[in-house]
Context: one part of a larger RNA
RNA sequence: GGAUGAACGCUGGCGGCGUGGAUAAGGCAUGCAAGUCAAACGGGCACCUUCGGGUGCCAGUGGCAGACGAGGUAGUAACACGUAGGAACGUGCCUCUAAGUUGGGCAUAAUCCGCCGAAAGGCGGACUAAUUCCCAAUAGUCCCUUCGGGGUAAAGUCCGCUUCGGCGGACGCUUAGAGAUCGGCCUGCGAGCUAUCAGCUUGUUGGUAAGGUAAUGGCUUACCAAGGCGAUGACGGCUAGGGGAGGUGAGAGCCUGACCCCCACCGAUGGCACUGAGACACGGGCCAUACACCUACGGGUGGCCGCAGUCGAGAAUAUUCCACAAUGGGCGAAAGCCUGAUGGAGCGACGCCGCGUGCAGGAUGAAGUCUUUCGGGAUGUAAACUGCUUUUAUGAGGGAGAAAUUACGAUGAUGUUACCUCAAGAAUAAGGGGCUGCUAAACUCGUGCCAGCAGCAGCGGUAAUACGAGUGCCCCGAGCGUUAUCC
Numbered sequence: 001g002g003a004u005g006a007a008c009g010c011u012g013g014c015g016g017c018g019u020g021g022a023u024a025a026g027g028c029a030u031g032c033a034a035g036u037c038a039a040a041c042g043g044g045c046a047c048c049u050u051c052g053g054g055u056g057c058c059a060g061u062g063g064c065a066g067a068c069g070a071g072g073u074a075g076u077a078a079c080a081c082g083u084a085g086g087a088a089c090g091u092g093c094c095u096c097u098a099a100g101u102u103g104g105g106c107a108u109a110a111u112c113c114g115c116c117g118a119a120a121g122g123c124g125g126a127c128u129a130a131u132u133c134c135c136a137a138u139a140g141u142c143c144c145u146u147c148g149g150g151g152u153a154a155a156g157u158c159c160g161c162u163u164c165g166g167c168g169g170a171c172g173c174u175u176a177g178a179g180a181u182c183g184g185c186c187u188g189c190g191a192g193c194u195a196u197c198a199g200c201u202u203g204u205u206g207g208u209a210a211g212g213u214a215a216u217g218g219c220u221u222a223c224c225a226a227g228g229c230g231a232u233g234a235c236g237g238c239u240a241g242g243g244g245a246g247g248u249g250a251g252a253g254c255c256u257g258a259c260c261c262c263c264a265c266c267g268a269u270g271g272c273a274c275u276g277a278g279a280c281a282c283g284g285g286c287c288a289u290a291c292a293c294c295u296a297c298g299g300g301u302g303g304c305c306g307c308a309g310u311c312g313a314g315a316a317u318a319u320u321c322c323a324c325a326a327u328g329g330g331c332g333a334a335a336g337c338c339u340g341a342u343g344g345a346g347c348g349a350c351g352c353c354g355c356g357u358g359c360a361g362g363a364u365g366a367a368g369u370c371u372u373u374c375g376g377g378a379u380g381u382a383a384a385c386u387g388c389u390u391u392u393a394u395g396a397g398g399g400a401g402a403a404a405u406u407a408c409g410a411u412g413a414u415g416u417u418a419c420c421u422c423a424a425g426a427a428u429a430a431g432g433g434g435c436u437g438c439u440a441a442a443c444u445c446g447u448g449c450c451a452g453c454a455g456c457a458g459c460g461g462u463a464a465u466a467c468g469a470g471u472g473c474c475c476c477g478a479g480c481g482u483u484a485u486c487c
Base pairs, nucleotide, nucleotide: 001487002486003485004484006483007482008481009480010479013355014354015353016352017351018350019348020347026311027310028309030308031307032306035064036063037062040061041060043058044057045056046055047054048053071266072265073264081190082189083188084187085186086185089183090182094179095178096177097176098175099174100173101172102136103135104134105133111126112125113124114123115122116121142151143150144149156171157170158169159168160167161166192238193237194236199229200228201227204226205225206224207223208222209221210220211219241263242262243261244260245256246255247254248253268289269288270287271286272285291302292301293300294299319345321344322343323342327341328339329338330337331336358388359387360386361385368379369378370377371376394423395422396421397420398419402414404411405410431476432475433474434473435472436457437456438455442471443470444469445468446467452459453458
């Protein structure tokens, strides 16, 4: 000199774009953050009815979603990450190809009745539906095979036409194959400190067989062998998420890993599986632990490292805001519903950038103040005064794009916005640090090794350009200094 997710002191006009819990992965009141589908299904309620039925809402069964999105960095020195490869795998939704979608059956929630419980919730009986569940048929390019053969599937709903037999279409369902995407697994290389850690290892290293998995494999088990790793640092300890990148530097390098993107891991702590294409699952389940809450004392409930907000600790970090209008996501045939993702607004000079706080004229130069050798000098065209302008702020009027969707009707959170025009008036707007040398800028007074200053050298003990004040000057300027850290 540059830099910062900064903090502190003094000061503070506006706008744009960014950015803001780095400490206690400490505890959390309250609200919201994941639902949706009636074109899968039976029912309840309300309204309308031409009495055929229709419309709307609702809890439940069922389907899909909830494994994404959002958050955090605790753990992890490791195939976690980066990069380059590999072979023994899976893949809902999406695309393409081929074929099929036949016949039957048993339940159960809702509901009704009865009962237990303070509650959370639960038990028994009766009835019922389905794209729920089960059986059978059929089948192939699918699976097994001794190549003879054996085995395995499905579900309907809506619309139109109808001669009421069916036919067509849309969305589905089943089987097989291919693709795309995403993911699981293995390996080479790269990448912290420490030897005041020198030996480590028994599923350990390899083999055979079996089990297990979507899949390879000591992944697991039995048996066999005795191996495997290590000063090119094993094992242990400490620290730490990794990368793209960021800072600095001429570069080499050194330091860092905030915001944004990719990957990994975590969800009070520890463990476990279930469902599922996918989880060992933040707002699902079970067990244990700690904590907190409710209780009729028998028993229950909870998990902000989602968005706001609160307490705590701290030098320190924001609103319990608006909207789904846009982009994207989930569900749905659609209309649409949900979306603290997202789009916006609010707060903070926290950062960067831009703008303003007026412009011109105006005296051998007012007053005041400071200084003086008392003549003067400085502040200083500075002010006053005259003329002008109106950025900005204020008021009034106009006023978008962003928006495409939709049958019509209609629909913008931001937004009384941006922007444009007009109005009045210099009107609404300057400070901080420094002045001994380094280092740009000095005089006077006060103080008297005191009070104090200070980055280093050093100032101060009666003439202090170094302390305090005044005046002047220097630097930067809505900032200026200090502290901390890096180059």

The part of an RNA shown here (small-subunit ribosomal RNA, 5' domain) has 487 nucleotides and comes from a Parcubacteria group bacterium. Lineage of the source: Bacteria > Bacteria candidate phyla. The prediction has a mean pLDDT of 84. Its Rfam family is "Bacterial small subunit ribosomal RNA". Gene Ontology terms of the family: structural constituent of ribosome and ribosome.